The RNA shown here (transfer RNA) has 73 nucleotides and comes from a Muribaculaceae bacterium. The coordinates come from a structure-prediction model, not an experiment, and the mean pLDDT is 81.
RNA sequence: GCGACAGUGGCUCAGUUGGUAGAGCAUUGGCUUCCCAAGCCGAGGGUCGCGGGUUCGAGCCCCGUCUGUCGCU
Numbered sequence: 001g002c003g004a005c006a007g008u009g010g011c012u013c014a015g016u017u018g019g020u021a022g023a024g025c026a027u028u029g030g031c032u033u034c035c036c037a038a039g040c041c042g043a044g045g046g047u048c049g050c051g052g053g054u055u056c057g058a059g060c061c062c063c064g065u066c067u068g069u070c071g072c073u
Base pairs, nucleotide, nucleotide: 001072002071003070004069005068006067007066010025011024012023013022019056027043028042029041030040031039049065050064051063052062053061
């Protein structure tokens, strides 16, 4: 330098004919218990790496760019 893959709540990830973002764990309130743990019922938390474009509408399509991993030279 070239190519591929990845980037979404605190963490690990899902979300593919474009239709208003979810799960598990964690945090937190309650119930239960002598206490703890486990279990059960709730709650908060993300504008989807960043910028731009297409579209009535973008996590998803297009362009640029940043970071990481792998490969090639």

Rfam family: tRNA. Gene Ontology term of the family: triplet codon-amino acid adaptor activity. Rfam classes the family as a transfer RNA. The organism belongs to Muribaculaceae, within Bacteria.